Background: Model confidence (mean pLDDT): 82 of 100. Predicted 3D model of a 72-nucleotide RNA (transfer RNA) from a Patescibacteria group bacterium. The organism belongs to Bacteria candidate phyla, within Bacteria.
RNA sequence: GGCCCAUUCGUCUAGUGGCUAGGACAUCUGGUUUUCAGCCAGGUAACAGGAGUUCGAUUCUCCUAUGGGCUA
Numbered sequence: 001g002g003c004c005c006a007u008u009c010g011u012c013u014a015g016u017g018g019c020u021a022g023g024a025c026a027u028c029u030g031g032u033u034u035u036c037a038g039c040c041a042g043g044u045a046a047c048a049g050g051a052g053u054u055c056g057a058u059u060c061u062c063c064u065a066u067g068g069g070c071u072a
Base pairs, nucleotide, nucleotide: 001071002070003069004068005067006066007065010025011024012023013022018055027043028042029041030040031039032038048064049063050062051061052060
């Protein structure tokens, strides 16, 4: 240099065009407990950036960024 893959709550991850973007851990609040832990209930929190296609994009296409792999 060429080609390929990945990027979603703080972390790990699900999601093949119309979802209130789901789950686990963590965190916060309340309950239970003499206290802590544990358990129970609830809350906050996310689509890497830009452009395009489409009535509609996390999802499809292109470019950029970051990380990884193959090849010379």

Its Rfam family is "tRNA".